[in-house]
Context: one part of a larger RNA
RNA sequence: ACCUACGAGUUGCCGUCUCUGGCGAGGUUAAGGAACACGAGUUCCGGAGCCGAAGCGAAAGCGAGUCUGAACAGGGCGUCGAGUCAGUGGCGGCAGACGCGAAACCAAGUGAUCUACCCUUGGCCAGGAUGAAGUCUGGGUAACACCAGAUGGAGGUCCGCACCAAUAAGCGUUGAAAAGCUUCUGGAUGAGCUGAGGGUAGGGGUGAAAGGCUAAUCAAACUUGGAGAUAGCUCGUACUCCCCGAAAUGCAUUUAGGUGCAGCCUCGUGGGUUACUGACGUGAGGUAGAGCGACUGAUAGGAUGCGAGGGCUUCACCGCCUAUCAAGUCCUGACAAACUCCGAAUGCGCGUCAGUUUUACCGCGGGAGUGAGGGCAUGGGUGCUAAGGUCCUUGCCCGAGAGGAGAAGAAUCCGGACUAUCAGCUAAGGCCCCGAAAUGACAGCUAAGUUAAACUAACGAAGUCUGAUUGCUAAGACAGCUAGGAUGUUGGCUUGGAAGCAGCCAUUCAUUUAAAGAGUGCGUAACAGCUCACUAGUCGAGGAAUCGGGCGUGGAUAAUAAUCGGGUAUCAAGUUGUCUGCCGAAGCUAUAGAAUCAGCAAUGAUUGGUAGGGGAGCAUUCCAUUCAGCGUUGAAGGCGUACCGUGAGGUAUUCUGGAGCGUAUGGAAAAGCAAAUGUAGGU
Numbered sequence: 001a002c003c004u005a006c007g008a009g010u011u012g013c014c015g016u017c018u019c020u021g022g023c024g025a026g027g028u029u030a031a032g033g034a035a036c037a038c039g040a041g042u043u044c045c046g047g048a049g050c051c052g053a054a055g056c057g058a059a060a061g062c063g064a065g066u067c068u069g070a071a072c073a074g075g076g077c078g079u080c081g082a083g084u085c086a087g088u089g090g091c092g093g094c095a096g097a098c099g100c101g102a103a104a105c106c107a108a109g110u111g112a113u114c115u116a117c118c119c120u121u122g123g124c125c126a127g128g129a130u131g132a133a134g135u136c137u138g139g140g141u142a143a144c145a146c147c148a149g150a151u152g153g154a155g156g157u158c159c160g161c162a163c164c165a166a167u168a169a170g171c172g173u174u175g176a177a178a179a180g181c182u183u184c185u186g187g188a189u190g191a192g193c194u195g196a197g198g199g200u201a202g203g204g205g206u207g208a209a210a211g212g213c214u215a216a217u218c219a220a221a222c223u224u225g226g227a228g229a230u231a232g233c234u235c236g237u238a239c240u241c242c243c244c245g246a247a248a249u250g251c252a253u254u255u256a257g258g259u260g261c262a263g264c265c266u267c268g269u270g271g272g273u274u275a276c277u278g279a280c281g282u283g284a285g286g287u288a289g290a291g292c293g294a295c296u297g298a299u300a301g302g303a304u305g306c307g308a309g310g311g312c313u314u315c316a317c318c319g320c321c322u323a324u325c326a327a328g329u330c331c332u333g334a335c336a337a338a339c340u341c342c343g344a345a346u347g348c349g350c351g352u353c354a355g356u357u358u359u360a361c362c363g364c365g366g367g368a369g370u371g372a373g374g375g376c377a378u379g380g381g382u383g384c385u386a387a388g389g390u391c392c393u394u395g396c397c398c399g400a401g402a403g404g405a406g407a408a409g410a411a412u413c414c415g416g417a418c419u420a421u422c423a424g425c426u427a428a429g430g431c432c433c434c435g436a437a438a439u440g441a442c443a444g445c446u447a448a449g450u451u452a453a454a455c456u457a458a459c460g461a462a463g464u465c466u467g468a469u470u471g472c473u474a475a476g477a478c479a480g481c482u483a484g485g486a487u488g489u490u491g492g493c494u495u496g497g498a499a500g501c502a503g504c505c506a507u508u509c510a511u512u513u514a515a516a517g518a519g520u521g522c523g524u525a526a527c528a529g530c531u532c533a534c535u536a537g538u539c540g541a542g543g544a545a546u547c548g549g550g551c552g553u554g555g556a557u558a559a560u561a562a563u564c565g566g567g568u569a570u571c572a573a574g575u576u577g578u579c580u581g582c583c584g585a586a587g588c589u590a591u592a593g594a595a596u597c598a599g600c601a602a603u604g605a606u607u608g609g610u611a612g613g614g615g616a617g618c619a620u621u622c623c624a625u626u627c628a629g630c631g632u633u634g635a636a637g638g639c640g641u642a643c644c645g646u647g648a649g650g651u652a653u654u655c656u657g658g659a660g661c662g663u664a665u666g667g668a669a670a671a672g673c674a675a676a677u678g679u680a681g682g683u
Base pairs, nucleotide, nucleotide: 001683002682003681004680005679006678011095012094013093014092015091016090017089019087020086021085022084023083026051027050028049032045033044034043035042036041055062056061065077066076067075068074098236099235101233105226106225107224108223109222110221116200117199118198119197120196121195122194123193124192125190127159128158129157130155134151135150136149137148138147139146163187164186165185168183169182170181171180202218204214205213206212239617240616241615242614243613244612249262250261251260252259253258263370264369265367266366267365268364269363270362271361275356276355277354278353279352280351281350282349283348289342290340291339296336297335300332301331302330303329304328307325308324309322310321311320312319373398374397375396376395377394379392380391381390382389403414404413405412418593419592420591421590423589424588425587429583430582431581432567433566434565438580440579441578442577443576444575445574451569452568459554460553463551464550465549466548467547468546469545470544472542480538481537482536483535484534486511487510488509491505492504493503517532521530522529594607595606596605597604598603618672620669621668622667623666624665625664627662629661630660637656638655640653641652642651643650644649
């Protein structure tokens, strides 16, 4: 992992609601007793008690009323509805109360054969080294002291086996081993190691102290019991079909992943236009917008300049000036969620009429689930006009929704799946190939593989197509080439110099001219030189400038060759506009069938669905009655086959099997397994 078996809303009492039955202004017995009888039996007594038939008031009490009250008022609760005793079913309560699951708490016991410490009594420690005290001899001293040599054999002394330990590394890590092996290592006469016997016990022991050890268990051992502790938590919870079908919100909560009430679902029952849509009429309101010489604030530029600052002054007054600030006024402009002189559209309330629908609406009663929501769009708050962020409003969808499109993909687009069909039409989206359908038509654009998916920008550029406007042009434009581009004059000033060209000034003037600036740019120290404007010639037809629009271009940086889904595509298979046809879904239609609801019928509508509510059934075991049921001429069970039923399932039968089993109608349950890291067995 698979297979088989087992495996979870039960039972008792009480309450409440539905349904069924008995009796009914009544209903009903309990304990107990008797008879028959032996079965957890039946019948008959037993009216104690309980519920109901009358309520109101705190009560006295009164009573279809009563209480309050001064009240004959008003108001509160009543009267004007039949209950009760059983049984089925739903739900609630008390009990383990659908099943499994803690860590823990308490009680009584069992443990020191492991290990910690202690007590008693034994045992063990190769070999080597060092050489304390003391002693002896010699020297030495007045005597000691002291010195030397021997002797001696001390020590939590040294090296190192046994023994005890465990420093480092390697191996082992479903091990040879639930702590080991190898090598190195520490102690090895000591606070040493060790045998045997004994002691200390669970909030206790013992501890050279690590919360260590106390039998592979220790921040409180183990065993049994209280005990089915408790678990607002996790997991699991078993056959079928049909009808309806949610919520993830509000308020409260030692409350936030729980719960109560309300909201939303379902079933029963009562009411009967109350529901929804539209039209008309009529209301409330201060949003969007707008506005601010209408308030509160905020506010840019200009004009004027009350006043202030600064400067001048005969610093006393007066006065003059101003690159400063600035009230008020005027002109122009413009802002606000907590501004409003104004002010919609929608939405909302009410009334009338009409329409629509399987009464959709409201009340009462039984049963729930939900109370983690999420995405998109819309109006906002918050945040960075960040987030697949967060918090509200309104709507849709997912949740609980399959199908088609979007390459793929909860929510986007299309569209809501009762069943069947090798029938048709469409939606979104597509029609070169992968791929169903146009290598469709007409007219443009793009040359970048731009693009065919996704939105990069500021900014840059004689890319290209197109629109508009203004000059020039056969009296010759534009570009090129040839030639000229002069004189007063080196204008004046400045300056070392300033001559068109450092800078300043301006009546930048005048002359000759076809034309030529007191000079467009290089250049020189200053000149010189080159060039431009301007002119003529040559040439011979369009050319110059500006402002828009379309599509492209640079800007443009990430990890597979790594992508337009791919192949690939250039008068397109890109892109813009117009048009026709086709494909395309569980949509719609056609044909056949089923169920539900409405309806007398004809007929019509409906039938996605999680939590959840309701309805109808199938199967298993046992019991009662039944079929004068079936069965060794083969029961149950089993491998198959055929048929029937929407399904759970059923019927028949070959073979197997070898002794019990069924039909019908009721009843009762140890009554259905895929899951619980389920339990046991097998493979």